[in-house]
Context: one part of a larger RNA
RNA sequence: UGACGGGGGCCCGCACAAGCGGUGGAGCACGUGGUUUAAUUCGAUGCAAACCGAAGAACCUUACCUGGGUUUGACAUGCAGGUGUUAGUGAAGAGAGAUCGGAACGACUCUGCAGUAAUGUAGGGAGCCUGCACAGGUGCUGCAUGGCUGUCGUCAGCUCGUGUCGUGAGAUGUUGGGUUAAGUCCCGCAACGAGCGCAACCCCUAUUGCCAGUUGCUAACAGGAGAGCUGAGCACUCUGGCGAGACUGCCGCCGACAAGGCGGAGGAAGGUGGGGACGACGUCAAAUCAUCAUGCCCCUUAUGGCCUGGGCUACACACGUGCUACAAUGGCCGAGACAGAGGGAAGCGAAGGCGCAAGCCGGAGCGAAUCUCCAAAAGGCGGCCACAGUUCGGAUUGUGGGCUGCAACCCGCCCGCAUGAAGCCGGAGUUGCUAGUAAUCGCGAAUCAGCAUGUCGCGGUGAAUACGUUCCCGGGCCU
Numbered sequence: 001u002g003a004c005g006g007g008g009g010c011c012c013g014c015a016c017a018a019g020c021g022g023u024g025g026a027g028c029a030c031g032u033g034g035u036u037u038a039a040u041u042c043g044a045u046g047c048a049a050a051c052c053g054a055a056g057a058a059c060c061u062u063a064c065c066u067g068g069g070u071u072u073g074a075c076a077u078g079c080a081g082g083u084g085u086u087a088g089u090g091a092a093g094a095g096a097g098a099u100c101g102g103a104a105c106g107a108c109u110c111u112g113c114a115g116u117a118a119u120g121u122a123g124g125g126a127g128c129c130u131g132c133a134c135a136g137g138u139g140c141u142g143c144a145u146g147g148c149u150g151u152c153g154u155c156a157g158c159u160c161g162u163g164u165c166g167u168g169a170g171a172u173g174u175u176g177g178g179u180u181a182a183g184u185c186c187c188g189c190a191a192c193g194a195g196c197g198c199a200a201c202c203c204c205u206a207u208u209g210c211c212a213g214u215u216g217c218u219a220a221c222a223g224g225a226g227a228g229c230u231g232a233g234c235a236c237u238c239u240g241g242c243g244a245g246a247c248u249g250c251c252g253c254c255g256a257c258a259a260g261g262c263g264g265a266g267g268a269a270g271g272u273g274g275g276g277a278c279g280a281c282g283u284c285a286a287a288u289c290a291u292c293a294u295g296c297c298c299c300u301u302a303u304g305g306c307c308u309g310g311g312c313u314a315c316a317c318a319c320g321u322g323c324u325a326c327a328a329u330g331g332c333c334g335a336g337a338c339a340g341a342g343g344g345a346a347g348c349g350a351a352g353g354c355g356c357a358a359g360c361c362g363g364a365g366c367g368a369a370u371c372u373c374c375a376a377a378a379g380g381c382g383g384c385c386a387c388a389g390u391u392c393g394g395a396u397u398g399u400g401g402g403c404u405g406c407a408a409c410c411c412g413c414c415c416g417c418a419u420g421a422a423g424c425c426g427g428a429g430u431u432g433c434u435a436g437u438a439a440u441c442g443c444g445a446a447u448c449a450g451c452a453u454g455u456c457g458c459g460g461u462g463a464a465u466a467c468g469u470u471c472c473c474g475g476g477c478c479u
Base pairs, nucleotide, nucleotide: 007479008478009477010476011475012474013473015469016468019433020432021431022430023429026324027323028322029321030320031319032318033317034315035314042053043052064310065309067307068306070304073134077133078132079131080130081129082128083127088105089104093100094099108125109124110123111122112121113120114119136299137298139297141295145293146292147288149286150284152282157196158195159194160193161192162191163172164171165170176187177186178185202276203275204274205273207244208243209242210241211240212239213238216234217233221231222230223229247270250264251263252262253261254260326426330385331384332383333382334381342373343372344371347366348365352361353360354359392423397418398417399416400415401414402413403412439461440460441459442458443457444456445455
């Protein structure tokens, strides 16, 4: 000077408390440990690993294993030699394929010379073959590194120059009195200033003016049986560009006459309006050599490269994250209503038809405010069920089908019929959330041939509670 204390003071945070919903019990899905295995590739391991890298493991991916086969190599550059029916395309045949095999077809380009030209000839290029340098490595080291990332933590801190004090390490400033979400601001002060952080500037959202009108509106007129369907019109809605608007600006009280706090007015919005992006000096030799890059080391007929099949999907168990439930605020049936945000050309695919359904036939329209995915679901209305392992629950299993794809046995998703398991609200414990939030309901997208209970988004319905800071956890300042 720090760090630490079951020392003290002050102060924050869903930290506790007050509430609401979960998890821990069940079944299943996924991840992990362990075990097994020829292999179950590798990494991540308290918070900060465990629906994590993986925003898509049937082959591929793939890094692992088995077997087959390869050695200048799947790929790059250079040198030397060779080739000029060469490069390239590649039939039959063998094979699991890689590959072997070679019928047949068969080019390009530059320069000189000859020729009207086709072309011929000489030399070179590209390509190919051989040889040599080398390639190649998801082999090792994240404790040799860059880059990128997590975490404390969006916590309010971390420092510097000059001056001053101290022999010095250092201190001061940054402490103190108030105040703030904030080292935010005010006042005081041997300090005076400054930088990185805070805030603001950026994006979305809430109100509105102007500009614009192949979306919207019958608002006004006309046509029409009806539908913005048509004529017509940009008023409204909307779209998206430029502006306005919020600043404790105004009033009152409190306060040191300050900073500011409390209440009120006006206002669509009020005291950082709500959300996002944005993460200081540093900490953890934190994570990543398997995104990439890279030093050193190691392999070089193999630790490189190709292929077939298998494995990453195993299963006595243990843990984590989820989904579905245990029902009547419910389940089932019927008719019928209201979103937002996105995607679409090797794509989205309407109408119509077939099928109980998954789906199939069909092919209009649309590179999309125009067509389409598109049905929103919960809700509301009517009916059945009457508390039961049930008309709850749907695991498991049998069987018949559909789709994608070369191919669904290992190992995909979906549909029909049958089967109907555990489960009657979950021990100790533990977790999320303070408002359009929790809870609940559906919809979309990325990845993607196919595959979503995950992830990232979108809207619908829409709560309860916060006395308070003694205690638990984490953090800040002073001592």